[in-house]
RNA sequence: CGUCGGACACCCAACUCACGGCAUGGAGCGGGGGACCCAGGUUCCUCGGCGCGCUCGCGCGCCUCGGGGUGAAGCCGCCACUUCGCGCGGCCGGGCACCUCAGCCCGAACCCGACAGCUGACCUCGUAGGCGUGGAGGGUCUUU
Numbered sequence: 001c002g003u004c005g006g007a008c009a010c011c012c013a014a015c016u017c018a019c020g021g022c023a024u025g026g027a028g029c030g031g032g033g034g035a036c037c038c039a040g041g042u043u044c045c046u047c048g049g050c051g052c053g054c055u056c057g058c059g060c061g062c063c064u065c066g067g068g069g070u071g072a073a074g075c076c077g078c079c080a081c082u083u084c085g086c087g088c089g090g091c092c093g094g095g096c097a098c099c100u101c102a103g104c105c106c107g108a109a110c111c112c113g114a115c116a117g118c119u120g121a122c123c124u125c126g127u128a129g130g131c132g133u134g135g136a137g138g139g140u141c142u143u144u
Base pairs, nucleotide, nucleotide: 008132010130011129016026017025018024028127029126030125031124032123033122038117048063049062050061051060052059053058066115067112068111069110070109074091075090076089077088078087079085092107093106094105095104096103098138099137100136101135
């Protein structure tokens, strides 16, 4: 330096059991849809685009600027640009073995496809991936 195996950890819902292994199934954890009531709305406008079929009412397929979802991953201001921001600052949000302080870091990505408020019953889906903090004080559990 490389490879293999193991231990203890971290982000996350993403762990565990059954199986020789995969598949598959269960448990645990997590997400979405979905009544009354409630909320919202009550006039008008804003509500899409393209293609195909059609009984001209509509149906099917594709797309994303409208809208929505998972997630901490949002908002505001300034400067610049006018196709193009590895830009600056503030507020706020998240993580670093249980707490506090200190210090350090993150504020992405993806999905649905015109459409969804909350929501019992009910329906349905996921259980991947990436990684190595320990400066001080205090606390908890276990063992001796």